[in-house]
Background: A computed fold for a 79-nucleotide RNA from Sulfurovum sp., annotated as c-di-GMP-I-GGC riboswitch aptamer. It was read from a public genome assembly, where an Rfam model found it. Of the family's consensus pairs, 90% are formed in the model. The prediction has a mean pLDDT of 79. The source organism's lineage runs through Bacteria, Pseudomonadati, Campylobacterota, Epsilonproteobacteria and Sulfurovum.

RNA sequence: AUUUAAUACGGCAAACUUGUUGUGAAGCAGGGACGCAAAGCCAUGGGUCUUAUCUUUUAAGAUUGCCAGGUUGCCAAAU
Numbered sequence: 001a002u003u004u005a006a007u008a009c010g011g012c013a014a015a016c017u018u019g020u021u022g023u024g025a026a027g028c029a030g031g032g033a034c035g036c037a038a039a040g041c042c043a044u045g046g047g048u049c050u051u052a053u054c055u056u057u058u059a060a061g062a063u064u065g066c067c068a069g070g071u072u073g074c075c076a077a078a079u
Base pairs, nucleotide, nucleotide: 001079002078003077004076011036012035016031017030018029019028020027021026034065040071041070042069044068045067046066047063048062049061050060051059052058
């Protein structure tokens, strides 16, 4: 440097729930673990969802734990 995914010192945290913010999708914090090897980061393309407009268009948003792309990186093995 490349490839791979058995392992995890350590890491993240779905549903549900408590508080709080938001019209909402959802966000944040605590509890909690279904899972995750990028479930780290970036709304760039597509998807899904919300609100307003409206009748399927336009606008503003949400989601990276839906997929792709970009970028950084841990453990271990092989070359």